Predicted 3D model of a 72-nucleotide RNA (transfer RNA) from an Armatimonadaceae bacterium. The RNAcentral record of the sequence draws on ENA. Lineage of the source: Bacteria > Bacillati > Armatimonadota > Armatimonadales > Armatimonadaceae. It matches the Rfam family "tRNA". By type it is a transfer RNA. Gene Ontology term of the family: triplet codon-amino acid adaptor activity. Its mean pLDDT, the model's own confidence on a scale to 100, is 82.
[in-house]
């Protein structure tokens, strides 16, 4: 220098055009003498950034940034 892949709650990941979700974690409550386990409820996201396409974008397109693999 070139090719390809990834970027979504604190963590690991779904979601491939029509209300952003799960597991774990966190908070409160129930249960217990207490802790753990178990049960119920809740908080937490400018979907990496900028622009474009579209009635509508996490999703499609272009660019930028960060990370990874390979080639030279």
């Nucleotide at each position: 220098g070139g090719a390809c892949c990834c970027u979504u709650g604190g963590c690991u990941c779904a979601g491939u055009g029509g209300u952003a979700g799960a597991g774990c974690g966190c908070u409160u409550c129930c249960u217990u003498c207490a802790c753990a386990c178990g049960g119920a409820a809740g908080a937490g996201g400018u979907c990496a950034c900028u622009g474009g396409u579209u009635c509508g974008a996490a999703u499609c397109c272009a660019g930028u940034a960060g990370g990874g693999u390979c080639c030279a």